Source information:
This is a predicted structure of a 74-nucleotide RNA (transfer RNA) from a Deltaproteobacteria bacterium. It matches the Rfam family "tRNA". The family's RNA type in Rfam is transfer RNA. The prediction has a mean pLDDT of 84.

[in-house]
């Protein structure tokens, strides 16, 4: 310099192709249970989808363009 991959709650990951409420598991709180703690069981909170722009009623999702990490060529 080119090509590819990844980037979503604190983490650790699906959703993306095929555009229509952004979800799971842990973590952390609150509760039940326990003599306490663990565990389990219920539930609460937490997210400008890496950024910045376009298409479109609508955009994590499609389209340029950037950023950061990793592979690969040269």
């Nucleotide at each position: 310099c080119g090509g590819g991959g990844c980037g979503u709650a604190g983490u650790g990951c699906a959703g993306c192709c095929u555009g229509g409420u952004a979800g799971c598991a842990u973590c952390a709180c609150u509760g039940c249970u326990u003599u306490g703690g663990g565990a389990g069981c219920a539930g609460u909170a937490g997210g400008u989808c890496g950024g910045a722009g376009g298409u479109u009623c609508a955009a994590a999702u499609c389209c340029u363009c950037u950023c950061g990490c990793c592979c690969c060529g040269a």